[in-house]
Context: one part of a larger RNA
Parts: sequence; structure tokens; C1' cells
RNA sequence: CUGGGCGUAAAGCGCACGUAGGCUGACAUUUAAGUGAGGGGUGAAAUCCCGAGGCUCAACCUCGGAACUGCCUUUCAUACUGGGUGUCUCGAGUCCGGAAGAGGUUAGUGGAAUUCCCAGUGUAGAGGUGAAAUUCGUAGAUAUUGGGAAGAACACCAGUGGCGAAGGCGGCUAACUGGUCCGGUACUGACGCUGAGGUGCGAAAGCGUGGGGAGCAAACAGGAUUAGAUACCCUGGUAGUCCACGCCGUAAACUAUGAGAGCUAGCCGUUGGACAGCUUGCUGUUCAGUGGCGCAGCUAACGCAUUAAGCUCUCCGCCUGGGGAGUACGGUCGCAAGAUUAAAACUC
Repeated sequence: CUGGGCGUAAAGCGCACGUAGGCUGACAUUUAAGUGAGGGGUGAAAUCCCGAGGCUCAACCUCGGAACUGCCUUUCAUACUGGGUGUCUCGAGUCCGGAAGAGGUUAGUGGAAUUCCCAGUGUAGAGGUGAAAUUCGUAGAUAUUGGGAAGAACACCAGUGGCGAAGGCGGCUAACUGGUCCGGUACUGACGCUGAGGUGCGAAAGCGUGGGGAGCAAACAGGAUUAGAUACCCUGGUAGUCCACGCCGUAAACUAUGAGAGCUAGCCGUUGGACAGCUUGCUGUUCAGUGGCGCAGCUAACGCAUUAAGCUCUCCGCCUGGGGAGUACGGUCGCAAGAUUAAAACUC
């Protein structure tokens, strides 16, 4: 090298785009590189193998044969793979007509609530808890009414509903903008799939600069609880949470399930289309999503089951006993935090 695997035992990169590479639809024709068959040349000797023989046997030695699975060359074959040419339309894409949507970016805007400020009414408590206390309040709190300010988040609708590659996305309006689905079948004619490196996106927390700061709230302070209480509970409270720009690049980034294609019983919901029927709001058919159950099959079992973990093909990634260790060293990246790549000794 060859093997077996990757939902939960070790193992799917967080996600996409894409370079090289690998793989790649139908028909016809051509070529004959791969492939197959025959011939020729070569493949030193020794060794290995087979058969004889010689040392008393054996090891060893000698002779003969076979073999040397290879390379070169030539002739033929053409199913498959490859190269060339032509044609095609079902893969892929374009076009036309519709449709749904929290997809993205920017700007504007609305109401409820919270907190604070001002003013009125009003008086002794309020707040908080298992119970309390810290705390606030006669310098007038809590409550209530009117006015104002600020920041953040958008109740109901709301739904195993929708959209997005993933992260994720939810008040309303406008502008700009990406993708998807259905129908038509007008056009191109394999233009496709995957994707080592690479590039981009990537929750939260964190970092840098400048703003902002209502509520919440690491750290911190105090009050409780307790044997103690560096906690759980309470009163406060700063970073942060928000915005702009730039970093970071990680998550139980999970469906713990890579992407693409084909095939393989059904039943019941639901979302978006299209078609048909009629009693005009139902039934049926069909595509694309999203759920529940379930046959065959698979699975160690649990379970999965047309959204596969079934049956096959293509390409990539990854695993190979536990600890040491996702650590050390070195490299790369980063302002840092650290990230990434990634061992060994030793030990069971």
C1' cells in the first nucleotide's frame, strides 16, 4: 500500500465560493493512447523453483530445465476508458408570465413600558424577603395627575409558520438589493458535480478608537443565610450590553447526521404555487418546502425510514485504545486575549 468506519462508542471542516485535481448525459463516426490477443528481440551469471548427479548423508557443489511476473518492437481487435468530429435534449443555464417571504443594507418614523427631571394632589411610610436587614422617605418618599428628556427592545399577530449557505433574521414606511418556488417550453447545447491549497462570511464574549448609556448587569461594596458562604436571596453598582469603523475567528457553530445524483410501500397535518372537477368552498392531481407516524431495508441497540442512518455512484474532510494533550516545541495569524497546525517521553 491493502482494511474497517464517522447520529449517540474515536471520527463530517461552522458555512459558502472557487483554483489545481478527481469524476462526468444520449446517439453516430473516426483514432487506437489505455485495454485485450498473437509474433519477434531483450530480460548477464549466480540466487529462487523443478529434475538428475558428486562429496559415506546433509549443508555444500555440478549439470539440465523452468522461471525471471519486466521493457522494447510489430500485427490484429475495438466492448469499455481516453483523444478528434458531428448531432441531440432529459442534466445545467437563459428567456417570458406569475407567487410567497422576520433574506440583506441604508434612511426615516410609531406606541406601550422603564428610569430620570419639573409641577400639582397628598401623608408616613415605601421597598424587599422564607423571615429580615442593608436601601429610599417629614430636606415630603411610595401612590396618583399633568408636562418634559433619554436610551434600548418591539406585547398581541406568532404558527414542529416563513426566509437565509451557515451564523442568523420579528413594530411600521420608503429606497436600493440577493436568492427561491410554480407555470410556459421560446433559446443555448453537457456549459455539470465535488473541491487539496486559497478567498470570503461567521452567535456570544473579548480587544482598539470615538460616541452613547434608560433598563439589565460580570467585577466590586453592603445586608442576609450559614459552622464557614469569596455562592444561591436582597439593596446598590462599573465594565459590558447600544452605535460607527477596525480586529478576533471561536461555540452543545447540533439534525452531535459533508456536498451532489439516481432508485426504493403508504397514511395524516401544514406552507407556497399550478391544474382539474363541481354544489364557489370543498375534493382530487401535481411540483417545491416543513412536521408526525409507519412497511421493506438498515442498525450493537436506541432508533432511521422518499427531508434515510435503506440500495448504489462521484468527490472532499476526518478516525485508528485511555491518560499525558488539543498540551510542549517550532511555524503562521493576532494589539492582546489567544486561535490554528501539532508531537514525544512516561504511564495504565